Transfer RNA from Telmatocola sphagniphila, 73 nucleotides, folded computationally. The coordinates come from a structure-prediction model, not an experiment, and the mean pLDDT is 83. Lineage of the source: Bacteria > Planctomycetota > Gemmatales > Gemmataceae > Telmatocola.

[in-house]
RNA sequence: GGGGCGGUAGCUCAGUUGGGAGAGCGCUGCAUUCGCAUUGCAGAGGUCGGGAGUUCAACUCUCCUCCGCUCCA
Numbered sequence: 001g002g003g004g005c006g007g008u009a010g011c012u013c014a015g016u017u018g019g020g021a022g023a024g025c026g027c028u029g030c031a032u033u034c035g036c037a038u039u040g041c042a043g044a045g046g047u048c049g050g051g052a053g054u055u056c057a058a059c060u061c062u063c064c065u066c067c068g069c070u071c072c073a
Base pairs, nucleotide, nucleotide: 001072002071003070004069005068006067007066010025011024012023013022019056027043028042029041030040031039049065050064051063052062053061
C1' cells in the first nucleotide's frame, strides 16, 4: 500500500426485505425477608464510530474517513 471482518445501552451481543432501536448481565426503585441473597414487577440509560449522499423514510444502501482484528505484499 491492497483485500476481508468488526464498531449498536456500563459489559457481552442480536437486529435476516429500508418503516417498532432491542435481549442477557449490570444499575435504580418497589414487593418478598428480622436482614442479605434469590425471585417477581417497574424504571433509567443510546449522536447505532464520524461526515456526506440516495430515499417520503437509513443501524440497514452508496461514497469518504477514524479505530480494532486478520490476510497478502